[in-house]
RNA sequence: GGCCUUGUAGCAUAAUUGGUUAAUGCACUGGACUGUCGAUCCAGCGAUUGCGAGUUCGAGUCUCGUCAAGGUCG
Numbered sequence: 001g002g003c004c005u006u007g008u009a010g011c012a013u014a015a016u017u018g019g020u021u022a023a024u025g026c027a028c029u030g031g032a033c034u035g036u037c038g039a040u041c042c043a044g045c046g047a048u049u050g051c052g053a054g055u056u057c058g059a060g061u062c063u064c065g066u067c068a069a070g071g072u073c074g
Base pairs, nucleotide, nucleotide: 001073002072003071004070005069006068007067010026011025012024013023019057028044029043030042031041032040050066051065052064053063054062
């Protein structure tokens, strides 16, 4: 340098052939319970879907560029 795969919340993963509010667990915050902590229960918070464009009535999903990580070829 060429090609392939991956990138979604602090972490780990979902999301049907492109469809209506991007979901779940852990973590975090508050409350209940408890002599205290933990566990358990209830409620809540948190995402410009790596970044930038394009296509479309509509994009996490398709296309192009770009960045990062991994793999492969030379």
Annotation: Transfer RNA from a Planctomycetaceae bacterium, 74 nucleotides, folded computationally. Its Rfam family is "tRNA". It is annotated as a transfer RNA. The source organism's lineage runs through Bacteria, Planctomycetota, Planctomycetia, Planctomycetales and Planctomycetaceae. RNAcentral holds the sequence, with entries from ENA.